[in-house]
RNA sequence: GAGCUGACCGGGCGGCCGCGGCGUCGGGUGACCGGCGUCGAGGAAGGUCCGGGCUCCACAGGGCAAGGUGGUGGGUAACGCCCACCCGGGGUGACCCGCGGGACAGUGCCACAGAGAACAGACCGCCGUCGUCCGGCUCCGGCCGGUCGGCGGUAAGGGUGAAACGGUGGUGUAAGAGACCACCAGCGUUCCGGGUGACCGGAACGGCUCGGUAAACCCCACCAGGAGCAAGAUCAAGAGGGCCGGUUGCGACCGGCCUGCGUGAGCGUUCGAGGGCGGCCCGCCCGAGCUCACGGGUAGAUCGCACGAGGCCGCCGGCAACGGCGGUCCCAGAUGGAUGGCCGCACAUCGCCACUGACCGCGAGGUCGGCGAGGACAGAACCCGGCCUACAGGUCAGCUCAU
RNA sequence: GCCCCCGUAGCCCAACGGCAGAGGCAGAGGUCUUAAACACCUCGCAGUGUGGGUUCGAGUCCCACCGGGGGCA
Numbered sequence: 001g002a003g004c005u006g007a008c009c010g011g012g013c014g015g016c017c018g019c020g021g022c023g024u025c026g027g028g029u030g031a032c033c034g035g036c037g038u039c040g041a042g043g044a045a046g047g048u049c050c051g052g053g054c055u056c057c058a059c060a061g062g063g064c065a066a067g068g069u070g071g072u073g074g075g076u077a078a079c080g081c082c083c084a085c086c087c088g089g090g091g092u093g094a095c096c097c098g099c100g101g102g103a104c105a106g107u108g109c110c111a112c113a114g115a116g117a118a119c120a121g122a123c124c125g126c127c128g129u130c131g132u133c134c135g136g137c138u139c140c141g142g143c144c145g146g147u148c149g150g151c152g153g154u155a156a157g158g159g160u161g162a163a164a165c166g167g168u169g170g171u172g173u174a175a176g177a178g179a180c181c182a183c184c185a186g187c188g189u190u191c192c193g194g195g196u197g198a199c200c201g202g203a204a205c206g207g208c209u210c211g212g213u214a215a216a217c218c219c220c221a222c223c224a225g226g227a228g229c230a231a232g233a234u235c236a237a238g239a240g241g242g243c244c245g246g247u248u249g250c251g252a253c254c255g256g257c258c259u260g261c262g263u264g265a266g267c268g269u270u271c272g273a274g275g276g277c278g279g280c281c282c283g284c285c286c287g288a289g290c291u292c293a294c295g296g297g298u299a300g301a302u303c304g305c306a307c308g309a310g311g312c313c314g315c316c317g318g319c320a321a322c323g324g325c326g327g328u329c330c331c332a333g334a335u336g337g338a339u340g341g342c343c344g345c346a347c348a349u350c351g352c353c354a355c356u357g358a359c360c361g362c363g364a365g366g367u368c369g370g371c372g373a374g375g376a377c378a379g380a381a382c383c384c385g386g387c388c389u390a391c392a393g394g395u396c397a398g399c400u401c402a403u
Numbered sequence: 404g405c406c407c408c409c410g411u412a413g414c415c416c417a418a419c420g421g422c423a424g425a426g427g428c429a430g431a432g433g434u435c436u437u438a439a440a441c442a443c444c445u446c447g448c449a450g451u452g453u454g455g456g457u458u459c460g461a462g463u464c465c466c467a468c469c470g471g472g473g474g475c476a
Stems, first nucleotide, its partner, number of pairs: 001401009012345006019040009042377001046388002049386005054228004061282004067223004071085005086100001087098004101219002106217002108213003123158002125154007133146005166184006185209001187206008232303004240259008261295007274286004310329008349373005357368004404475007413428003421459001430446005452468005
């Protein structure tokens, strides 16, 4: 100088005014008001993508369909998260990235181009043979070369493609080819050694080579009841109706108690609507109401709800994630939704102007002006563990490469 | 707060993983008309909300964001 990884901060001090919760004191019939004390956003409170606590519902059975996860071993309340390792890929390196089971259980797909695309395939080329024609030679038997056509061989070369049925060299052949041989790569089987395991190292044998795709259906292994704090619980109020009592000549009014509204249409009451058993079917259970339209009323309070898989410090175990023990602390709780505003002071940082110098030190190097701007992303709403996304600027530690 | 759904020309909407995409309305030009409307002919307008991945190949499959809509006491 260039980078890599991990951890942390993300605003400080003072003054004035203000807001929400709790406690306490005082005032007020009460609603409430005032004083004092104390607490008052985040690393993501966010997206709502996973997992769990908590709450309610369900918890006869069978079949079909359907969701998620995916190397191995651990951690955890649990996870799709985290740690360590394995394998593959990238980087000189520190290190980083990977939805990382199975394609000899089966099915599907592989457009265009190309001759041929999955038990593949002769367009050009190469080679053999037969025939026509032309030329040359001839010892007249034919031989050699070429053109065109037919039949056949050939996967070494060209060309197409994302992908063309191992690679290099040789033998062989009419030309060729794992047809054969040597080496290499890959596959399968068996065995030995190491590891808890994924897997790694090695030996022998085999047929000689076997495409890709499962974020296509599918197969294998494992996991999972459904809904969500607007869950759920308690209280109050309510339109309309009924009963009782009182006043009164009647109408009506007042008070108390109970229920929880009215109108219309359709379906239905064992010939069973509707509901439950996470989806569908069967089956089982409950079962007298259910659905739609119109009109009217209430849309308030309290609990859930703030002590928790809690924070901080120390020791011990473990490579680590994490766990155990001890000590210490109490730390938001609104419901139109508090956590803010103004002023002053410095500071990180940035811009412009000035300077290209002065001072300190043997040296590497360090210190020293003026003016202005001046904090990012974002904000709890039942609570935790993660992931992902947004983020001005700054601090610390370890490591790598080059000089 | 919780739970769902959607995104393709200016608007409404198609498209089995296969030539970068079919229509309708609207728009532009032309024919017809005295001029218009109607009708007919022609043309342009999208790279599928954004980014990444799987695949030979993505509007379609997977993941993460962005934007919009709906329901629930």